[in-house]
RNA sequence: UGGCUCAGAACGAACGCUGGCGGCGUGGAUUAGGCAUGCAAGUCGAACGAUCCCUUCGGGGAUAGUGGCAAACGGAUGAGUAACGCGUGGAUAACUUACCCUGAACUUGGGGACAACACUGAGAAAUCGGUGCUAAUACCGAAUGUGGUAUGAUGAUGUUUUCAUUAUAUUAAAGGUGGGGACCUUCGGGCCUGCCGGUUCAGGAUGGGUCCGCGUCCUAUUAGCUUGUUGGUGGGGUAAAGGCCUACCAAGGCGACGAUGGGUACCCGGGCUGAGAGGCUGGUCGGGCAUAUUGGGACUGAGACACUGCCCAAACUCCUACGGGAGGCUGCAGUCGAGAAUAUUUCGCAAUGGGGGAAACCCUGACGACGCGACGCCGCGUGAGCGAUGAAGGCCCUCGGGUUGUAAAGCUCUGUCACCAGGGAGGAAAUGCAGGGGUACUAAUAAUUCCCCUGUUAGACAUUACCUGGAGAGGAAGCCCCGGCUAACUCCGUGCCAGCAGCCGCGGUAAUACGGAGGGGGCAAGCGUUGUUCGGAUUCACUGGGCGUAAAGGGUGCGUAGGCGGGAUGGUAAGUGAAGCGUGAAAUCCUGAGGCUCAACUUCAGAAUUGCACUUCAAACUGCCGACCUGGAGUACCGAAGAGGUAAGUGGAAUUCUCAGUGUAGCGGUGAAAUGCGUAGAUAUUGAGAAGAACACCAGAGGUGAAAACGGCUUACUAUUCGGAUACUGACGCUGAGGCACGAAGGCUAGGGGAGCAAACAGGAUUAGAUACCCUGGUAGUCCUAGCAGUAAACGAUGUCAACUUGGUGUGGGGGGUUUCGACCUUCUCCGUGCCGGAGCUAACGUGUUAAGUUGACCGCCUGGGGAGUACGGCCGCAAGGCUAAAACUCAAAGAAAUUGACGGGGGCCCGCACAAGCGGUGGAGCAUGUGGUUUAAUUCGAAGCAACGCGAAGAACCUUACCUGGACUUGACAUGUACCGGACCGACUGUGAAAGCAGUCUUCCCUUCGGGGCCGGUAUGCAGGUGUUGCAUGGCUGUCGUCAGCUCGUGUCGUGAGAUGUUGGGUUAAGUCCCGCAACGAGCGCAACCCCUAUAUUCAGUUACCAGCGGAUAAUGCCGGGGACUCUGAACAGACUGCCGGUGGUAAGCCGGAGGAAGGUGGGGAUGACGUCAAGUCAUUAUGGCCCUUACGUCCAGGGCUACACACGUGCUACAAUGGCCGGUACAAUGGGAAGCAAUACCGCGAGGUGGAGCAAAUCCUUGAAAACCGGUCCCAGUUCGGAUUGGAGUCUGCAACUCGACUCCAUGAAGUAGGAAUCGCUAGUAACGGCAGAUCAGCUACGCUGCCGUGAAUACGUUCCCGGGCCUUGUACACACCGCCCGUCACAUCAUGAAAGUCGUUUUUACCCGAAGUCGCUGUACCAACCCUUCCCGGGAGGAAGGUGCCGAAGGUAAGACUGAUGAUUGGGAUGAAGUCGUAACAAGGCA
Repeated sequence: UGGCUCAGAACGAACGCUGGCGGCGUGGAUUAGGCAUGCAAGUCGAACGAUCCCUUCGGGGAUAGUGGCAAACGGAUGAGUAACGCGUGGAUAACUUACCCUGAACUUGGGGACAACACUGAGAAAUCGGUGCUAAUACCGAAUGUGGUAUGAUGAUGUUUUCAUUAUAUUAAAGGUGGGGACCUUCGGGCCUGCCGGUUCAGGAUGGGUCCGCGUCCUAUUAGCUUGUUGGUGGGGUAAAGGCCUACCAAGGCGACGAUGGGUACCCGGGCUGAGAGGCUGGUCGGGCAUAUUGGGACUGAGACACUGCCCAAACUCCUACGGGAGGCUGCAGUCGAGAAUAUUUCGCAAUGGGGGAAACCCUGACGACGCGACGCCGCGUGAGCGAUGAAGGCCCUCGGGUUGUAAAGCUCUGUCACCAGGGAGGAAAUGCAGGGGUACUAAUAAUUCCCCUGUUAGACAUUACCUGGAGAGGAAGCCCCGGCUAACUCCGUGCCAGCAGCCGCGGUAAUACGGAGGGGGCAAGCGUUGUUCGGAUUCACUGGGCGUAAAGGGUGCGUAGGCGGGAUGGUAAGUGAAGCGUGAAAUCCUGAGGCUCAACUUCAGAAUUGCACUUCAAACUGCCGACCUGGAGUACCGAAGAGGUAAGUGGAAUUCUCAGUGUAGCGGUGAAAUGCGUAGAUAUUGAGAAGAACACCAGAGGUGAAAACGGCUUACUAUUCGGAUACUGACGCUGAGGCACGAAGGCUAGGGGAGCAAACAGGAUUAGAUACCCUGGUAGUCCUAGCAGUAAACGAUGUCAACUUGGUGUGGGGGGUUUCGACCUUCUCCGUGCCGGAGCUAACGUGUUAAGUUGACCGCCUGGGGAGUACGGCCGCAAGGCUAAAACUCAAAGAAAUUGACGGGGGCCCGCACAAGCGGUGGAGCAUGUGGUUUAAUUCGAAGCAACGCGAAGAACCUUACCUGGACUUGACAUGUACCGGACCGACUGUGAAAGCAGUCUUCCCUUCGGGGCCGGUAUGCAGGUGUUGCAUGGCUGUCGUCAGCUCGUGUCGUGAGAUGUUGGGUUAAGUCCCGCAACGAGCGCAACCCCUAUAUUCAGUUACCAGCGGAUAAUGCCGGGGACUCUGAACAGACUGCCGGUGGUAAGCCGGAGGAAGGUGGGGAUGACGUCAAGUCAUUAUGGCCCUUACGUCCAGGGCUACACACGUGCUACAAUGGCCGGUACAAUGGGAAGCAAUACCGCGAGGUGGAGCAAAUCCUUGAAAACCGGUCCCAGUUCGGAUUGGAGUCUGCAACUCGACUCCAUGAAGUAGGAAUCGCUAGUAACGGCAGAUCAGCUACGCUGCCGUGAAUACGUUCCCGGGCCUUGUACACACCGCCCGUCACAUCAUGAAAGUCGUUUUUACCCGAAGUCGCUGUACCAACCCUUCCCGGGAGGAAGGUGCCGAAGGUAAGACUGAUGAUUGGGAUGAAGUCGUAACAAGGCA
C1' cells in the first nucleotide's frame, strides 16, 4: 500500500437455555398454493299491487315479487408493471361528476303492458316454458319551452370551438305523505298549506378522466429499432384531444444524453443507519396504482369492463337419475399443504365511520374490544436495615493463610406485584319519545321546521382503571462471557484425542483458549446464537482516493462528437443571485406545552419539509448575439541542421563457393574430446571469377523522427524542425469517447532470392539421465516485391497541452555583443539533449525548470491474491491468433520500499600446520581396544559428523553390576516419628540349603529420682526404596565455534520507522593492539598485563643435597672432620621497557637492521574461554518438578552375562628388517611412589619367582639395572639369526575362586607380513621423530590405553593461486526454523466447483399460417311484435323493435420455423484444495547457461 476481521445501531425475525406482573404496539415475509363450515351488503310498505297475522276497529305488524337507491365505498393482497405506473409542478379554450348546496323555471293531459298471482307443462336438480288477470315514482306517446342543443347571421373582446344578441329547427317531468277554516263535491276528493320527491338550465362543492415538463434499478457479453410505424386529409368513435380506429396520400419517427432487447422490482410520505453527504429499505399507519382461480369480453350504471354481478374458453373441485348442473376466502375467523416461522372457527354495534330510510330503525368480521405469542418498546418486582467467631460447606494454597463474604444464619422492619374481600370513575356526545317555552311558514293557535329547558332511553370490554382492608419475606433469576482485540483467573480432567474458533489462533502430559469446578465480568425477564441492512470502510473518494517501483498512462499520432477556452466593448437575460407569492396532504422527525402515578404511548401548537412552479428586480461571472484587438495559433520572407521518408544507381573490405597454381599430412574443434573435413590432395598460400547480405574507421552522454525506428556513397522527389527580422490573418485554440492511419521481432499467403547466420532436425560430447548448456553439420527463416497480421519489459515501467518556481557543469543547432586580418577565448540569448544537485514533493527509493514541485484543461486506467487476461458470447483474421471480457470456487494474505542478519559454485583485504615445502604416520598384515551389526535367557545403560567410537570406565573372574535365570524377603539393605510388646546387642552352636534365607538351641546389659530412660529386636502405622520415565520441564557441570577478536551500553546526532552513527575510513598489530582522521564523546565485557612453571644473575639460608681449598681414613666411595666457594635446594629481589642507535613511515602508531644482554620485540610453556550458538551432552555422579512401581520397576543370594562372532569402521601396538637383528662390554637422567607399603645385601631357580629381611613414613632407605647411544663381534638380503601371531607342553604369582574369563615365565611351534589402492592424519624447535622411566586406578590384570618425566634430536616454509575454517568491508537475495533455506512443473490418488460435448427435457418469447368461443360493431333481417302514425277505427299498411343469418376483429387451442434461458448428458479440458507419494531441479546468490 492493500484486503480480511471485530467492537455500534436496527429488525414483521427464527433457533437454544430460561421465564414473575402490567401498559402500549405488533404478528402468514414462504405456495397470487388448495379450501370444509359460519359470517363479511343491504335497505325502503311514506313508489306499487298482492298475501298473511294481530287489533281497543282508530290502527299496528310481517314480506316473496315489481320499483328506487346502494352494491364502483369499505375490506384484502402485491402477482403483474421500468410505465405518465408513481412522485413533483403545471395544462384541460379537449372533458365528466349520482347523492349534496345555491339560483331560475316547471311538474298539464293520456296510453298499452309485464312480474307477483291462478291454471298447467318439462326436468333428478339447477332452472325453464305455455295460457290468463293486475298496480306503480316501472314503460310509452302528446302538450308547454324558463332554458338547453344544432345551424346561420350580427356585434364585442381576445384568439384552437370565448362571450352577448338574434332567426330557424329540435328537446322535459311522477308522484307520495301530514294538517286544515271558508266554498264545491260523484263523498273518493277538489281547494288551501307543510314536508319528501320528479323535470330543465346555470353556478358551486366533491370525486374522476385525459395531456405535458422534470425525477425514477441493473445490463452494451442487448446497437440498431419501427409499417398504424411518423405525419397529413376525409370518415368513424369517446364524456373528452389524439392512429384511439378506418380509407387514401407522403416516408417518415426513435437511438451512444443509451433506442430496442434481457433481468429485477408495485411507487411514494416515510423507516433503519450515518457527523454529514450518502447507503439500504418500502412490514405496521397514510396517499396513489394494480389484481381478484387463469385468459378474453361486453352489459347495467353518474361512476365498473365490476373481489362475494353476467357471458365464453381453460385448469381444478363438487353434485348427478349421465341427459346436465354448481363453485371461486389476495374479506373475518378457521383448515390442509409447503416452511426456520407468524394468532381466536371469540364478544359487540356501546363508541367512530359507512349504506338505505321522512324517521324509528335495520345492516356493517369496517370498526371497537377480548383471547394467544417475551415478537418489540416502556415500567415495576423478586425485599430493606443491622449483622464477624469473618460460622459451616465449597475452591485455592508457599500449609502461614486467602476467597466465596455482610453473603448466610440471627435480630428488627416494609408490603410494590401476584392472592383474597369490599368499594368504584370515565369512555354517553347525541338521536328518539313525553312535557313545557320560543321561532319560521300559513287563513290558521292545526301540521311541520329550528332553538332552549326538564324527564327518559342505550356499555361489548367488565369480576375495568383506581381506592381501601387482610395475610405473609412468604409465590417470583436467569443467560452469556473470562488468550489478544475486550471488562473478567485459578485448579482438576484430557493429551494434535475429544473438542473450540468472529479474526489471529488454541489442543502433541504442567492448556488463564477444549470439558468440569470454584471465583470473577457483563446484561437482566431476559440472555446468547444465526440471518439481514447501514456504520466503522476516505475500501468507488461530490463532500473525500489514486496510477515511476505497491493495482493502475492507451504502443504512437491525426481527428469527429463532446468538454474546456486570450484581451477590450455594446446588448440580452438561458445559467446565476435577491425578494415576493402558490404549493410542498395528514401522520412521522425536531422544539415547546398538555393527558395517562412515570415512561413507552398519546393530544395541541410551532418549526421544518433543503423541492417545484410563477412574478418582479440585478447584470459581476458563464452562455448567446453584434462589431473590434493582437499577446495564443497560423501564413509569407531570409538563413541553418540532420542515419527524417520514398525511388533509382553505384563502391570497397570481409565471408563462402568455383576454377587454376604452389604444397603435404594433417586440419578443425574443446575444459578435455569426438562427430566432421582431408592422400580422390584438405588446412595453408597465390591468382582469376561468381553470389548474396551487411556497411569497419568517422561514432560522440551526438543527430533526426509521433512512436516503431533510421548509419557506405551519389542523384531525383518529398516532409519536418530551429534561428532571425519584418509584414499579414485575427482566437482560426487545447484535449479528444467512437473512428482512421502508422506500428520492432516473430508468424502467414504468392512470387523471387539465398553468401553468412540459424529455430526444427541429425550426429558427437557431458551426464545418473541430458529431448539442454559445448562441438560438427543443417532446413524454414533472416533479404526483395505485393498483401495479411497488430502484438512486445512497444519502458523514462512517468498521457497530451499551457503557465509559474534557486542553481552548477557538459554537449548539438542558430543568433547578438566584444575582439580581430581571421580563428580561438569570453559574454548574452532561443531551441534540443545529458550529468550533479537546492527548496518542495515522496512510504521510502528517489525526483528535482526535460518534475514525480505549484496550478489549470481534457482523455485513458485502477479498486486484495489466485481462478484469469481464462471460459462463454460478439467483432476482426487464411491460419496462428488478436480485441472485448466474467463467474463458481479458494486463500488471509498477495505486494512495495527500506533495515538487521544469514547465505552465495559474488567481490576485496587478512589470519590459521589451511594449502604449499618437508618429516613421520593411518588406510594393506597380525594382535590389542572401542563402536556398529548380528547372535543371545542376558550379551545392562549412555555417547552419534567435526564436537560418538583406548569415550563415561584412573583398571567387568566373584564383588563392581545397573542385565538374564533360579531361589528368597516385604516397614523392608538404608533414614526418621508414634504406639505396643520383648530383651541386651554382640557372640557361639545345630538342622536344611548353592547361598541368601528358614527353623531352632545356648549365652548375655547400662543408668535411674524407681515413674522411667539409653541401646537392641519384634509387631502396627506414617513412610522408606527405585541406575524406572522425561536432558524437549530444570539446577549444576561440560563440549563446540575459539584463545577466534569480537560483543555491547550511556549521552548526543541522523532517520516517519525498523535502525544507523560510535565499531566505518587511512595505516599498523598476535589482538576493536595502537596512531591519525571523522557527529560523535565516553564507558563496560573480552585482548594484553597482573598469577604459576621455565631460561640468567645477585643476596640470604645450608640438611638428608654439594665438595673448591685444608686435614684424616679406605681396596674404593663426601666415607669422616670441616667448609658455605661451586652444583643444587627455596625464599627475596633484579632483569626486557622498542629503553638506546641507524633507516623507514606522515616529526604518528609502528616496522626493518644494529648494539648491549642469559634472554629482544607477547623470550618459551601453563592457568585464564567475552556476548552468544548448537532445545549440543548428562535425570546412570549428585540435586530436582511432573509422571510411574509399592509382597515389586524395591531388597538379598547363587550361577551366568557385560569377554558371544559370517562381518564393517575408528584408535593404537608390533612388524615387514642391515640407519637392522643377535651376543658381549662401557656410559649418562628426570618426574614420581612407598607402611595391609617400597624392599636392599645374601641364598635357591634358566626364568617368572621363592626364601629371607638390613634400611626407610623418605633431597637420608627402597623402587633404581634407565633405554636408545658408544665400543667389539656375528648375521649378508633370505619370508631370513627379520617378524612374532597361533598352538602344544611345563610352570610362577595374585586371589575364597583363574572353566566360561587373569597376567607373567620357560621349552617347542613359527602364521600373515617384503613398506601398503582410493583416500587421509599429526607436526614449524628443544618441536617432529626415536628411546626408555614413573604414576593414578589396582588383590591381580587385558595398560599396546591415559597422565607426566627425562635422553637423543632433525628437515622445511618460495609463497597465499587453490582446499578447509575464521575475521572485517562491500554486493545480490523471492532466505529469517535463516542454503540441511526457499521453491516450480508433469504424473498417481481423493474431493469440490466449472467449461466443452452427440444429444435429451423444460421455461419464456417471436414470426407465419389454421381453427375460431363469448362479444361489440357493420350488413341483412323471411317468420314474429302491445304503445306511435295512416286507415273504412276490423282487416291492412308504415315507422320502429327483434330471433336468426352473415362479415371484420377476436381468447384459448393447433401446425411449422426460430430466439433467449435453465436443467441434464457417455466422454473430455483445464482449475482449486489435500499428511508424509513419484520424477526431476526451472526460479531466488553470477541459483551454478544472468
Predicted 3D model of a 1490-nucleotide RNA (small-subunit ribosomal RNA) from a metagenome.
It matches the Rfam family "Bacterial small subunit ribosomal RNA".